[in-house]
RNA sequence: GAAGUAAGCUGGGCAAUCGCGUACAUUUUUGUAUGAGGAAAGUCCGGGCUCCACAGGGCAGGAUGCCUGCUAACGGCAGGUGGAGGCGACUCUAAGGAUAGUGCAACAGAAAAUAAACGCCGCUUUGGCGGUAAGUGUGGAAAUGUGAGGUAAGAGCUCACACAGAGACCGGGUAACCGGCCUUUGGUGUAAACCCCAUCCGGAGCAACUUUGGGAAUGUUAAGGCGGCCCGCCGUUUUCCCUUGCAAGGCUUGAGCCGUCCGGUGACGGACGGACCAGAUAGAUGAUUGUCCACGACAGAACCCGGCUUACAGGCUUGCUUCUUAA
RNA sequence: GGCGGAAUAGCUCAGUUGGCUAGAGCAAUCGGUUCAUACCCGAUAGGUCGUGGGUUCAAGUCCAACUUCCGCUA
Numbered sequence: 001g002a003a004g005u006a007a008g009c010u011g012g013g014c015a016a017u018c019g020c021g022u023a024c025a026u027u028u029u030u031g032u033a034u035g036a037g038g039a040a041a042g043u044c045c046g047g048g049c050u051c052c053a054c055a056g057g058g059c060a061g062g063a064u065g066c067c068u069g070c071u072a073a074c075g076g077c078a079g080g081u082g083g084a085g086g087c088g089a090c091u092c093u094a095a096g097g098a099u100a101g102u103g104c105a106a107c108a109g110a111a112a113a114u115a116a117a118c119g120c121c122g123c124u125u126u127g128g129c130g131g132u133a134a135g136u137g138u139g140g141a142a143a144u145g146u147g148a149g150g151u152a153a154g155a156g157c158u159c160a161c162a163c164a165g166a167g168a169c170c171g172g173g174u175a176a177c178c179g180g181c182c183u184u185u186g187g188u189g190u191a192a193a194c195c196c197c198a199u200c201c202g203g204a205g206c207a208a209c210u211u212u213g214g215g216a217a218u219g220u221u222a223a224g225g226c227g228g229c230c231c232g233c234c235g236u237u238u239u240c241c242c243u244u245g246c247a248a249g250g251c252u253u254g255a256g257c258c259g260u261c262c263g264g265u266g267a268c269g270g271a272c273g274g275a276c277c278a279g280a281u282a283g284a285u286g287a288u289u290g291u292c293c294a295c296g297a298c299a300g301a302a303c304c305c306g307g308c309u310u311a312c313a314g315g316c317u318u319g320c321u322u323c324u325u326a327a
Numbered sequence: 328g329g330c331g332g333a334a335u336a337g338c339u340c341a342g343u344u345g346g347c348u349a350g351a352g353c354a355a356u357c358g359g360u361u362c363a364u365a366c367c368c369g370a371u372a373g374g375u376c377g378u379g380g381g382u383u384c385a386a387g388u389c390c391a392a393c394u395u396c397c398g399c400u401a
């Protein structure tokens, strides 16, 4: 210098004027303060919160699926194991069980899992019968591969090596697993087919739910509720109408944010200090002007939080790898 | 805001337990019939199965993501 790889940051700046939402103050119409995101999005997971028994048992149903850890929890994250790709940095991985059982494998092919069409060998009354799995051929997949022995011909039939599985032992590791050694087997694939095993899950959702007074209907052998079914439980109210207008609460101080230190490889945890940072209910954050530059992408809160996924113009930073050149 | 469902030919729909060239009706085109039109008869064309991935030998079908549309809810 070129090519690549991984991670992170930013997402127009400044000034003036006029406006909008919220809070506070106030001389009541002014002033002060503050005002979108990394995804506010999709609503795909998980949790808080609320109501229904502050949630019970069983069945059904659903989700997850190598190991260890983190976390409020998770299908998330971190570190590792095995597998795949790359010269490498590094990346990807829905990765339990096919020896619990059932199903399926179209077409082709003899045969798709109790193998035998052609072929090879033996016998023969020449019709066929028996043995066999080397070779041919079909297919995505054909009964483990190579060599030697052996045989009528052949064959894990026997042996050596290799491959794959199961079991026992030894060593390392918390574990997944790795290495070694011995015995034994050669049993196709598919579980993002049914299923089995292990673990987890009650339902609904802020349009949840709470707050006032009155009236009507119904009821004690209840009705009804626990939002799939059964059990079991609750136990005096339940439903409708008007006031009633989305009125008020829920509503934003939070498993949150910033900084320093400590523990940990890391996710993360702990201690101390600091700041308060949208809260609407037709829904606010915009417009104009000046100036600068690289001329500005995706996109707009509606109960909150942790993740995942998807969208994103341009700019910036750092680590590492390979190649080339020069010293 | 919250919760459900769907996408297959121009239109309306089938497509079973993944399998052979994805079918049906209407519409379209051509031919026949008729003096002519319609009806009727025969034939033909028309499909990236919403999009791009994954699992599998094989995907309209199974899985996850995205796009578009529809419905319910005070």
Stems, first nucleotide, its partner, number of pairs: 001323010012292007020035006037298001041309002044307005049205004056231004061201005066080005081095001082093004096196002101194002103190003117136002119132005144162006163186005169180004209249003213242005224234003257274007293296001328400007337353004346384001355371005377393002380390002